[in-house]
Molecule: transfer RNA
Organism: Myxococcota bacterium
């Protein structure tokens, strides 16, 4: 340089064009316990960026960025 894949809470992942964007762990508060842990109840927090298509985009298209891989 060319081609391809991926990008969603702190972490690991889901997510048929119409969701209050979900699950587990983490974190915070509470209940329980002599204390810790466990258990239970509740809570915080996310769509890489910019455009386009569409009534409507995390999802489709384009460009850029980042990471990974293959080839040279």
């Nucleotide at each position: 340089g060319u081609c391809g894949a991926u990008g969603u809470a702190g972490u690991a992942c889901a997510g048929c064009g119409g969701c209050a964007a979900g699950u587990a762990c983490u974190c915070c508060c509470g209940u329980u316990u002599u204390u810790c842990a466990c258990a239970c109840g509740g809570g915080c927090a996310a769509c890489a960026a910019g455009g386009g298509u569409u009534c409507g985009a995390u999802u489709c298209c384009c460009u850029u960025c980042a990471u990974c891989g293959a080839c040279g």